[in-house]
RNA sequence: UUAUUGAAGGGUUUGAUCCUGGCUCAGAAUGAACGUUGGCGGCGUGGAUUAGGCAUGCAAGUCGAACGAGUCUCUGGGGGGUAACUCCUAGAGGAAAGUGGCGAAAGGGGCAGUAAUGUAUGGGUAACCUACCUUGAGGUCCGGGAUAGCCAUUCUAACGGAUGGGUAAUACUGGACGGCCUGAGUUGUCGGCAUCGAUAAUUUAGUAAAGGUUACGCCUCGAGAGGGGCCCAUAUGAUAUUAGCUAGUUGGUGAGGUAAUGGCUCACCAAGGCAAAGAUGUCUAGCGGGUGUGAGAGCACGACCCGCGUCAUUGGCACUGAGACACUGGCCAAACUCCUACGGGAGGCUGCAGUCGAGGAUCUUCGGCAAUGGACGAAAGUCUGACCGAGCAACGCCGCGUGUGCGAUGAAGGCCUUCGGGUUGUAAAGCACUGUCGAGGGGAAACAAGCCGUAAGGUUGAGUGACCCCUGGAGGAAGCACGGGCUAAGUUCGUGCCAGCAGCCGCGGUAAGACGAACCGUGCAAACGUUAUUCGGAAUCACUGGGCUUAAAGGGCGCGUAGGCGGGUGAUCAAGUCAAUGGUGAAAUCCUCCAGCUUAACUGGAGAAGUGCCUUUGAUACUGAUUGUCUAGAGGGAGGUAGGGGCAUGUGGAACUUCAGGUGGAGCGGUGAAAUGCGUAGAUAUCUGAAGGAACGCCAGUGGCGAAAGCGAUGUGCUGGACCUCUUCUGACGCUGAGGCGCGAAAGCUAGGGGAUCAAACGGGAUUAGAUACCCCGGUAGUCCUAGCCCUAAACUAUGGGUACUAGAUUGUGGACUUUCAUGGGUUCACAGUCGAAGCAAAAGUGUUAAGUACCCCGCCUGGGGAGUAUGGUCGCAAGGCUGAAACUCAAAGGAAUUGACGGGGGCUCACACAAGCGGUGGAGCAUGUGGCUUAAUUCGAGGCUACGCGAAGAACCUUAUCCUGGAAUUGACAUAUGUGAAAACGGUAGGAAGUAAUUGCCGGAAACGGCCAAUGAACGGUAUCCAAUCCGGAACUUACCACAGGUGCUGCAUGGCUGUCGUCAGCUCGUGUCGUGAGAUGUCUGGUUAAGUCCGAUAACGAGCGCAACCCUUGUCUCUAGUUGCCAGCGAGUAAUGUCGGGAACUCUAGAGAGACUGCCGGUGUCAAACCGGAGGAAGGUGGGGAUGACGUCAAGUCCUCAUGGCCUUUAUGUCCAGGGCUGCACACGUGCUACAAUGGCGUAUACAGAGGGACGCAAAAUCGCAAGAUCAAGCAAAUCCCAAAAAGUACGCCCCAGUUCAGAUUGCAGGCUGCAACUCGCCUGCAUGAAGUUGGAAUCGCUAGUAAUCGCGGGUCAGCAACACCGCGGUGAAUGUGUUCCUGAGCCUUGUACACACCGCCCGUCAAGCCACGAAAGGGAGGGGCAUCCGAAGUCGCCACACUAAGUUGGUGCCGAAGAUGAAACUCCUGAUUGGGACUAAGUCGUAACAAGGUAACCGUAGGGGAACCUGCGGUUGGAUCACCUCCUUU
Repeated sequence: UUAUUGAAGGGUUUGAUCCUGGCUCAGAAUGAACGUUGGCGGCGUGGAUUAGGCAUGCAAGUCGAACGAGUCUCUGGGGGGUAACUCCUAGAGGAAAGUGGCGAAAGGGGCAGUAAUGUAUGGGUAACCUACCUUGAGGUCCGGGAUAGCCAUUCUAACGGAUGGGUAAUACUGGACGGCCUGAGUUGUCGGCAUCGAUAAUUUAGUAAAGGUUACGCCUCGAGAGGGGCCCAUAUGAUAUUAGCUAGUUGGUGAGGUAAUGGCUCACCAAGGCAAAGAUGUCUAGCGGGUGUGAGAGCACGACCCGCGUCAUUGGCACUGAGACACUGGCCAAACUCCUACGGGAGGCUGCAGUCGAGGAUCUUCGGCAAUGGACGAAAGUCUGACCGAGCAACGCCGCGUGUGCGAUGAAGGCCUUCGGGUUGUAAAGCACUGUCGAGGGGAAACAAGCCGUAAGGUUGAGUGACCCCUGGAGGAAGCACGGGCUAAGUUCGUGCCAGCAGCCGCGGUAAGACGAACCGUGCAAACGUUAUUCGGAAUCACUGGGCUUAAAGGGCGCGUAGGCGGGUGAUCAAGUCAAUGGUGAAAUCCUCCAGCUUAACUGGAGAAGUGCCUUUGAUACUGAUUGUCUAGAGGGAGGUAGGGGCAUGUGGAACUUCAGGUGGAGCGGUGAAAUGCGUAGAUAUCUGAAGGAACGCCAGUGGCGAAAGCGAUGUGCUGGACCUCUUCUGACGCUGAGGCGCGAAAGCUAGGGGAUCAAACGGGAUUAGAUACCCCGGUAGUCCUAGCCCUAAACUAUGGGUACUAGAUUGUGGACUUUCAUGGGUUCACAGUCGAAGCAAAAGUGUUAAGUACCCCGCCUGGGGAGUAUGGUCGCAAGGCUGAAACUCAAAGGAAUUGACGGGGGCUCACACAAGCGGUGGAGCAUGUGGCUUAAUUCGAGGCUACGCGAAGAACCUUAUCCUGGAAUUGACAUAUGUGAAAACGGUAGGAAGUAAUUGCCGGAAACGGCCAAUGAACGGUAUCCAAUCCGGAACUUACCACAGGUGCUGCAUGGCUGUCGUCAGCUCGUGUCGUGAGAUGUCUGGUUAAGUCCGAUAACGAGCGCAACCCUUGUCUCUAGUUGCCAGCGAGUAAUGUCGGGAACUCUAGAGAGACUGCCGGUGUCAAACCGGAGGAAGGUGGGGAUGACGUCAAGUCCUCAUGGCCUUUAUGUCCAGGGCUGCACACGUGCUACAAUGGCGUAUACAGAGGGACGCAAAAUCGCAAGAUCAAGCAAAUCCCAAAAAGUACGCCCCAGUUCAGAUUGCAGGCUGCAACUCGCCUGCAUGAAGUUGGAAUCGCUAGUAAUCGCGGGUCAGCAACACCGCGGUGAAUGUGUUCCUGAGCCUUGUACACACCGCCCGUCAAGCCACGAAAGGGAGGGGCAUCCGAAGUCGCCACACUAAGUUGGUGCCGAAGAUGAAACUCCUGAUUGGGACUAAGUCGUAACAAGGUAACCGUAGGGGAACCUGCGGUUGGAUCACCUCCUUU
């Protein structure tokens, strides 16, 4: 210093965001249970389930100072007897049975029943009772007969009786007095609440006692205290899928009964009583103080403790008594258990212990009356499983301990590691201390007050053992859970969608911080986790404190009952309201302060609180009630106005169809295209006439009317409402509206009409894989009318009704007023729209017609699915409507907006994309690659574009790969240092090591390799007197071992690097600023322009980066420099001829440096722009041509077989070597090419013109030989010098004459050449011969826009050679077409829709099939509780009757009521049920593709029909439909 200090959020829907919304977590708690672990103490708590059954013991007795008799013990006296012993008597004491009194109705236990006969709070009793206790007054007289016990006899197994005899009392009973008391009557006084109450006097009737003894009792009356009985008000669960219940029922009169009121009971009379503010029924439940939680309001609960109620095996009943309808009393019935001699009996743990059972689960058959309390007693005392204590259980709360200090070679061991170290960790060890708890021993306080006794004094502890001392010594004492996020705390190994984890999200498919283990860490701690439950968080049922346009949610619309709410101004009352007062709100609990146990828990004292109820007094603003008054709400009246408002009944024209007739003559009709259909029996077309039914063009309009549904030609009749003006009347008459009543599109139903059109169903034709559809031809219900049902729609403004307030602008409709000559203008009311301030909203949006600000009333919502289903009820003729769940299942479902992606959406633009052209491919033969097949093997990779003449710029061996067959060796074919060595080369350790290493030869073998023999035969350093191959050492070598080498083995989905592709497309981003709650947007849009996000203008943007462009290379023109191997104009020389030579430096060329092109100039267009078009000049003109150059990213694209590399696998083999084979295999299919099919050609002869390359293991001239390939010989050339090297098409001349040819050349035969160790599998070339298919190529498809296509040849790389027709380059000749963007393909930008985000190769619906789960229906079957009816009727009270005896009375019979029981009919609830129905769920089943984009027929709602299925179709409705056009309106200029 008091008693009011208290409020937190996170995870999870998405690519991301905001919101809605559920699920889930963190907290506290428990009579708990389970798992692991467990030192001590204190205080508490401990059968929650079967109110299931119980063995055994105990739990209610006591009084001899109420009574009689008997008995036992002791003592005294007397008798008998030797004694033992026995008899009599007196006293004291004890025990047992009995009579009697009091108690046993308390204490103790349980919560079955009970939703009110209960409980709580507050009242009433003038309608009552009360033993024991306290207090006051008075009294206690005279009698009587029995009866238990006992004795005798007797029945019974037992329990228990029967008869006879006799006995006592404070047991029972007769009589008397009767103050007082009770009943009745009379009179007076006072009081009240209606009946009445109190009191005084008086009359009359009635009523008592018990003794025993010095302590007490008994009787009557009054009062008190405490305890009860009864009554009233208010409060006290769920359910309407329970709506009606009730005959003693409600009331009255009278009677009975009770302590007392009362239908409590009975007789009679009346017909009431209760109920939507929930009666009745059903289900659940003891209630309260309080307990848990919570900021609180609340929500949930009712163990222990206290109060009340209720029960005592189940049901009924009374007796006794002050009190019971009685837990351990009685009677009866029932079930169960036990005993039995079968005749009968006994029993009641929901008292304390204990036992069985069931259960996840709850203790000792303990000690004591020492304390507190109770019964009895005068007392001592007895009894007391109440109680006090102990025991068991970490079940809870609280406290203590398991040591303290020092201690770094930071020991060892463990774990990790980048191998350096880190960590466990001052932790341990070690050194120095302490002594709590526990253990052993000794002492010791308190719980003790009482009782006996005159006193002194004596005596009482079940149990506990605080506290103190001693001994000893760190000794005996730490676990559990967790470590992905939420949530504090991480690493390694194992495992490999397995095993497992998980509260939610989720983890695990070979690098798991999520499983299991280890180490380490975190949290709590004698405990820690898990499970269950309650509250909280959850504002997630919202009183405090929510919502309903689109997220769940406004009733389809009106009228109106109850109810709720209600205008201005007076008066009165005081119910609500407010203030004060008094009472009550038990104690305990909670809270505050203080105090006691060493502290705390625990306990004690004082206070506060208990928000409540009642009484009394006061206040009167507001609400309410009563009563006046007013006119602003509402309504009436008068005068006008507009209108598809409604109903009925007439009338009209256009069109359509049918019928009749005329004309006419072959088709019509229909579609994307067709067909079915109609038509020569005359259709369609056209004209005339007739009939019929339905609907009413233009006007017509976000125009009008109506409550909504809805209403449209026109006349008439009847009728409802609205608006304006006047301000005449009434005077709050109002608003809303649960139930209720009425109206209610379309479809549908019933009956009767009608039936032109259209048209579900149905038939046919198409389309299609199918087409139960979309399209077409027909066509019935229906569509129309009358009468009656149905009652639902996206019945929508997805927005209930009413009132008031809160910026504007603008348009229309209907009025009124004003002004003007008029058009026009202004003011005002009502209705109908649009845009918008503020505000609101998650946003979209809304915004005086609110979704703003407020008030009133109603309806509705509470995660998704299951499901608007089942069941019940109700309505309906039916279809079906209204009301309307649960089990189970999921962690989401959903709204708005954002960025992408996509669309069989839109706009703009580009590209050899199409079109216009030229030439091809696809047909043939061959080459080559791939697939497939084959094979011992046909190694591997690449797979739409972006694999397939690709890796491979050269597969006979080699290459080459374990691809196959066979063989061979095992530190290896290859790597690992300072050093040694000329170099090559040589890894480490140990052994060997000069006839050694090495070389040559030989043998086996196909070789690799192996073997041993033979021959030759070393090098370095040191030592030795000299001489070293000999001795020593090292190296090489060899043998063995150990690290390791090796792998074209796997994973390109662990990777680097490199590459392809979109795409040389024009895009991709950032900083700052601004906008938006945010994801994001803006910039980057828009108008032009460009090849281009190129540039310009505009602009909440201003700038910047990567891309574009430019810079680079090459080519095209010119200039300068230089001039060999190139060149040769001019000069000279020479040759058969040639720059051959002298020389030249002009030209070409070579290769360096420069110039040149910039929309620079002119004209036009264009926004005074960017730019475009045309032109000039120029070699070249708008990027001059070509190349290199490839943004952010996409495809888990390709490559582990170029290389590098993580992990895994292998190690006498998946490594290495060798021989042979294979990669070339051939019914077939595809890709890419070559050669052709011929006359623009083929062949022959002659002849012209390139560029760019290559060359020494090379290119090779010339010459000679050969028909040729080639060979021989050989000059020259490391190259502007020599060679390859002939360019070809072309040109000129000739032949061929349209044929399978003088085209074409495959195939095959023979003969040759070349390369190479080797051409069989399996090379190329040459000559001769052979002479296939093929006569221009179906569907389809490729390339190309100028020196391009086409065509012609030449070169190179690889390479011994070559399958090259490939690839990479080079030059020669040299076109055609287009100036467009409708379409196909691809791409870019903007916009739109979206249920997609793995992004349309997306998502997703339903049937069928399989498995599993819960539920519904179902012929039935079973069980249960309650009620009703009938029967039976125990005990018992009450009434009546009878007989016997008695002093009182007892016994028996009978009547009503009456429990259990039996039977019956019905309702309800639960369980089960062959079969059946749908539903939920389940990686990869079947059929389709309904929805999401215009989802390819827009979707959806209601209804009806149809169909394997999603669904389709008709009718009406909605926009929550895209796209295009038009109308209207708005905004801006």